[in-house]
RNA sequence: GGCCCUAUCGUCUAAUGGUUAGGACCUAUGAUUCUCAAUCAUGUAAUACGGGUUCGAUUCCCGUUGGGGCUA
Numbered sequence: 001g002g003c004c005c006u007a008u009c010g011u012c013u014a015a016u017g018g019u020u021a022g023g024a025c026c027u028a029u030g031a032u033u034c035u036c037a038a039u040c041a042u043g044u045a046a047u048a049c050g051g052g053u054u055c056g057a058u059u060c061c062c063g064u065u066g067g068g069g070c071u072a
Stems, first nucleotide, its partner, number of pairs: 001071007010025004018055001027043005048064005
C1' cells in the first nucleotide's frame, strides 16, 4: 500500500428499519446492622464523527477517525 472485521452508559454486553435503547458489574440514595461487610429497594449514566437513503436509522450505504486481523 491492498483487503477484511470492528466502534452502544465508567466497564462488559443485548437490541427483524418502528424499543421509554435493555441487562450485568460499578456508582449514588434509602432500608437492614451498634459499626462494617453481605442482602434488598429505587435511581444516574450510552449509539465514535460527518453525510446519504427512508415516512422512520443503533441497524442500510459512503467518507473520516480510532482499534484489530490477513497479505505484499
Transfer RNA from Candidatus Magasanikbacteria bacterium GW2011_GWC2_37_14, 72 nucleotides, folded computationally. Taxonomically the source falls in Candidatus Magasanikiibacteriota (Bacteria, Bacteria candidate phyla). It was read from a public genome assembly. Rfam family: tRNA. By type it is a transfer RNA. About the family: Transfer RNA (tRNA) molecules are approximately 80 nucleotides in length. The prediction has a mean pLDDT of 81.